[in-house]
Context: one part of a larger RNA
């Protein structure tokens, strides 16, 4: 010079566009970040409709009222089933590793979606919720009785599937909505997309003041488990092997890439935002469940810590978003809104959505803009200088004429909606008029060389200065103050760190 996720110390008018805990993976009040389907399913409430009984008023033989029953609409907190809680958000702790990257394979799975081809027959027996009774401060639970399904279970049927060398064998299914057409579903099988496991070649930081490591360690197309799958993955049993100076093994540091800064460029430094991948989720283990998790807002068990308790027991986990302490040189708002774009669910209407789209605070960083413009010498006061003549600041002001970018105030107001209407958080915002008055808006290092920019006065190796080299000991262009001057400018300097 160039950069920053910066910080610090004067100053600070506005716009727009992105940024913002780099340290304590420290702790953690409060709220809210993952639900929906009543067209899977039973009770349940509430209003209307019919029907039947019954009572009461009165006969104007209608009607009114109360109970049952049944339909039909509405629905709340809850149950059973469903499907999503495996995405999406956020962290870098670990990890030197097929973790990332790239560039081949083979021995494999797949929920939803989009094709193809068939099928969807018949029965059963439970259980929640509900009631009743019990237990316990509480979380929760125990017993008995009833009830439904697309909730389980059996029968049938059975290939194009699946075992098998072959004969054979074996393997399913659910209904719901509608007045129907019909639409949504369920089962089997195939192919697709797109996701995902696994496997291999290469590359991937530092130490040799770390040289020798390994027993499931290494091979067995050997004999069992086990996996969606190959495989010491596991286990038996056989063999002794297998890695290393082309750095094995230990120890240290560290999420990897695209990128990113910075060089002409080869490098070198780095990995915030943003995008892929990987990992973690109080610490440490460990299955369930389910296509798909060994699961952030799921279970269990062990632990630290927090909090509740009738001392028997019990709750909890912000490395989601906002917040609060704490730590730090340091880092926002306990904010609107599902209007768009995307997720879940849903036949739909919708509902849910701190994702996501706003707004909100920080000159934190870029870019833009403005703090006025033209004329104006008696070169005014004022300060500074001085050799009393002058000189600088200086066309600078004042002071005449303009203009209104911004700024106030009024008016009018989108577009961002797609899908005929109607839907807009942002926001009466941005934009455009219109009226007002030069109005509201300049700071900061620096001036010995390097290195643009010099006097005076004060101090006198003191008091200070300082990147370097060096100023100060009586006329200091080097300290301090002024005057002026140079540079940059809402920024400017000093600090750190990279090239």
């Nucleotide at each position: 010079g160039g950069a920053c996720g910066a910080a610090c110390g004067c100053u600070g008018g506005c716009g727009g566009u992105a940024u913002g805990c780099c340290u304590a993976a420290c702790a953690c009040a409060u709220g809210c970040a993952a639900g929906u389907c009543g067209u899977a399913c039973g009770a349940g409430a509430u209003u209307u409709g019919c029907u039947u009984u019954u009572u009461u008023u009165u006969u104007u033989c209608g009607g009114a009222a109360a109970a049952a029953g049944u339909a039909a609409a509405u629905u709340g907190c809850a149950g059973u089933g469903g499907c999503g809680g495996a995405c999406g958000g956020g962290u870098g702790a670990g990890u030197a590793a097929c973790g990332c990257g790239u560039a081949a394979g083979a021995a494999c799975u797949u929920a939803c979606c989009u094709u193809u081809u068939g099928g969807u027959g018949g029965g059963g027996g439970a259980u929640a919720a509900c009631a009743g009774u019990g237990g316990g401060a509480a979380a929760c639970u125990g017993c008995u009785g009833c009830u439904a399904a697309a909730a389980c279970c059996c029968c049938a049927u059975a290939a194009u599937g699946c075992u098998g060398a072959g004969g054979a064998g074996c393997u399913a299914a659910a209904a719901g909505u509608g007045a129907a057409a019909a639409c949504u579903g369920c089962c089997a099988a195939g192919a697709g997309a797109g996701a995902g496991g696994c496997u291999u070649g290469c590359g991937u930081c530092u130490g040799a003041u770390u040289a020798g490591c390994u027993a499931g360690u290494u091979g067995g197309a050997g004999g069992g488990g086990g996996u969606c799958a190959u495989g010491g993955c596991u286990u038996c049993c056989c063999a002794a092997g297998g890695c290393g100076a082309c750095g094995a093994u230990c120890a240290g540091u560290a999420g990897c890439u695209g990128g990113u800064c910075u060089g002409a460029g080869a490098g070198g430094a780095u990995g915030a935002u943003c995008a892929g991948c990987c990992a973690c989720a109080c610490u440490g283990g460990g299955a369930c469940u389910g296509a798909g998790a060994c699961a952030c807002g799921g279970c269990c068990c062990a632990g630290a810590c927090u909090c509740c308790u009738a001392c028997g027991g019990g709750a909890g986990g912000c490395a989601g978003c906002a917040g609060u302490g704490g730590g730090g040189a340091a880092u926002u708002u306990u904010c609107c809104a599902c209007a768009a774009u995307g997720g879940g669910c849903g036949a739909a209407a919708g509902c849910c959505u701190g994702a996501u789209g706003g707004a909100g605070c920080a000159a934190u960083a870029c870019c833009g803009c403005g703090u006025g413009a033209g004329g104006g010498a008696u070169g005014a006061a004022g300060c500074a200088u001085c050799g009393u003549g002058g000189u600088g600041u200086g066309u600078a002001a004042a002071c005449c004429u303009c203009u209104u970018u911004u700024c106030u105030u009024a008016a009018a107001g989108a577009a961002g909606a797609a899908a005929a209407a109607a839907u807009g958080a942002c926001g009466g915002u941005a934009c455009u008029u219109a009226a007002g008055g030069a109005a509201u808006a300049a700071g900061c290092g620096c001036c010995g060389g390097c290195u643009a920019a010099c006097u005076c006065u004060g101090u006198g190796c003191c008091a200070g200065c300082a990147g370097c080299c060096g100023c100060g000991g009586u006329a200091a262009u080097a300290c301090a103050g002024a005057g002026g001057g140079c540079g940059c400018a809402a920024g400017c300097g000093u600090u750190g760190u990279c090239c």

This is a predicted structure of a 499-nucleotide part of an RNA (small-subunit ribosomal RNA, 5' domain) from Coelastrum morum. Its mean pLDDT, the model's own confidence on a scale to 100, is 84. Its Rfam family is "Bacterial small subunit ribosomal RNA". Gene Ontology terms of the family: ribosome and structural constituent of ribosome. It is recorded under the gene name rrn16.